[in-house]
Molecule: c-di-AMP riboswitch aptamer (ydaO/yuaA leader)
Organism: Modestobacter sp. VKM Ac-2986
RNA sequence: CCUGGACCGCCGCCGAACCACAGCGGCCCGUGCAGCACUGCGGGCCAGUGGACCGGGGACCCACCGCAGCACUGGGGUGAAGCUCCGCGCGACCCGUACGGGCCGUGUGGUGCCGGGCGUCUUCCCGCCCGAACCCGUCAGCUAACUCGGUAGGCGGCCAGUGGAAGAAAGG
Numbered sequence: 001c002c003u004g005g006a007c008c009g010c011c012g013c014c015g016a017a018c019c020a021c022a023g024c025g026g027c028c029c030g031u032g033c034a035g036c037a038c039u040g041c042g043g044g045c046c047a048g049u050g051g052a053c054c055g056g057g058g059a060c061c062c063a064c065c066g067c068a069g070c071a072c073u074g075g076g077g078u079g080a081a082g083c084u085c086c087g088c089g090c091g092a093c094c095c096g097u098a099c100g101g102g103c104c105g106u107g108u109g110g111u112g113c114c115g116g117g118c119g120u121c122u123u124c125c126c127g128c129c130c131g132a133a134c135c136c137g138u139c140a141g142c143u144a145a146c147u148c149g150g151u152a153g154g155c156g157g158c159c160a161g162u163g164g165a166a167g168a169a170a171g172g
Base pairs, nucleotide, nucleotide: 009158010157011156012155013154014153018051019050020049021048025046026045027044028043029042030041031040052151053150054149055148056147057146062141074139075136076135077134078133082113083112085110086109087108088107089106090105091104093102094101095100114131115130116129117128118127119126121167122166123165124164125163
């Protein structure tokens, strides 16, 4: 000097997952001592008020509730995390003498449409990404009153000037 990592602090991103004022205490265990009490140290557990934000259930009204065919399939919620078509693998069912075909589920690949995030004030352009995961448990359309919950987790940077244009704001 360069690179990588860790800790603290600060700044920022996804997301409802934040703000303010309080509290600095209580209980349990261990240890020092011959024992007990007090006290010290270490560990564990519990704990306030107000505001703000997010989600579920839940009336009237409205919506759904009609007919035909059918081989398959419970339904619903949070979330951007969906829809269509064309394939491939597996499984169930139906048709067929057989080859095979139909259809649903599931995994996977591709096209199109659609949805979401970021580029550190906003908008547009442009660019780069994401389209997961979990929950309820046979049950829930909307929904006033009412009622039940959540306020997690995961990342990046050490600068943001500086992706471009315009406009704000700030500074001088």